A computed fold for a 96-nucleotide RNA, annotated as SAM riboswitch aptamer (S box leader). The sequence was found by an Rfam model in a public genome assembly. The coordinates come from a structure-prediction model, not an experiment, and the mean pLDDT is 85. Its Rfam family is "SAM riboswitch aptamer (S box leader)". Rfam links the family to the GO term regulation of gene expression. The model forms 94% of the base pairs in the Rfam consensus.

RNA sequence: UGCUUAUCAAGAGCGACUGAGGGAACAGGCCCUGUGAAGUCCGGCAACCUGCAUAUGUAAGGUGCUAAAUCCUGCGGUUUUACCGAAAGAUGAGAU
Numbered sequence: 001u002g003c004u005u006a007u008c009a010a011g012a013g014c015g016a017c018u019g020a021g022g023g024a025a026c027a028g029g030c031c032c033u034g035u036g037a038a039g040u041c042c043g044g045c046a047a048c049c050u051g052c053a054u055a056u057g058u059a060a061g062g063u064g065c066u067a068a069a070u071c072c073u074g075c076g077g078u079u080u081u082a083c084c085g086a087a088a089g090a091u092g093a094g095a096u
Base pairs, nucleotide, nucleotide: 003094004093005092006091007090008089013042015041016040017039021032022031023030026074027073028072029071043066044065045064048062049061050060051058052057053056070088075085076084077083078082
């Protein structure tokens, strides 16, 4: 990198360092950002796997996450201000 599978409308800082971009990629929108982006550390959230106690908790370990639905649209369908599904993507677990 590809395969299988589950989830993706909940939740999470008025901290420290740093200093200009960011919201996956392409296109179109719409946003965030010197009242501090990305990143690192700390804090926090959650409960996929392990652990522990037990049938639902806990949060010790491994991940993950910590603006907006995966920010929205892109392809298909329908009863078309919307809804459903697909694709793509993200994360976990598993197999090879």